[in-house]
The RNA shown here (FMN riboswitch aptamer (RFN element)) has 144 nucleotides and comes from Oceanobacillus halophilus. It was read from a public genome assembly, where an Rfam model found it. The model forms 100% of the base pairs in the Rfam consensus.
RNA sequence: UCUAAUCUUCGGGGCAGGGUGAAAUUCCCGACCGGCGGUAAAUAGCUUUAAGCUUGAAGUCCGCGACCCGCAAUAAUUACUAUUGUGGUGGACCUGGUGAAAAUCCAGGACCGACAGUUACAGUCUGGAUGAGAGAAGAUGUCG
Numbered sequence: 001u002c003u004a005a006u007c008u009u010c011g012g013g014g015c016a017g018g019g020u021g022a023a024a025u026u027c028c029c030g031a032c033c034g035g036c037g038g039u040a041a042a043u044a045g046c047u048u049u050a051a052g053c054u055u056g057a058a059g060u061c062c063g064c065g066a067c068c069c070g071c072a073a074u075a076a077u078u079a080c081u082a083u084u085g086u087g088g089u090g091g092a093c094c095u096g097g098u099g100a101a102a103a104u105c106c107a108g109g110a111c112c113g114a115c116a117g118u119u120a121c122a123g124u125c126u127g128g129a130u131g132a133g134a135g136a137a138g139a140u141g142u143c144g
Base pairs, nucleotide, nucleotide: 001144005140006139007138008137009136010135017029018028019027031124032123033113034112035064036063037062038061044054045053046052047051059111060110068088069087070086071085072084073083074082075081093109094108095107096106097105115127116126117125
C1' cells in the first nucleotide's frame, strides 16, 4: 500500500385538502414520493496558466437490487416448505434554451411504479418484512 479472506455497522420515500358513496388514504379532483453502482458540462474547492485534480448533479440513459416465474442440489419427504446455486421475466421523456458537445445542465409540459390483503379498483394504507438486498463505510490483513 490494500489483492484474497474474515468480521462489524449502515443500507426506501410518499395522498395535505376536497367530491361521490352504506363502505374508498383504493374511484374522481387534487397532493406527495423517487433504492444502489456507472456515465455526466451543474455546483464548490485546489493547483496552476490552460489545462489538470478533488467534490459532485439522472425515477424515465447503461447496468443492478427488490418483487414475480422456473430449474438443480440439499434437509425431512407423496406433496407443501426452507436454504443454497443458477436461469428468465421485469416500468416510464419529450419540447425549447445554452453550448463545440446535452440521454444527465436550465425552463416547460408529460409519463412510470411488484405481490397478497381490503365493506370499493392502492406507487403512498395493512402484510410477508425486526426479512432480503444492489451496495456504502470501517476494522484485521496472507500474497504481491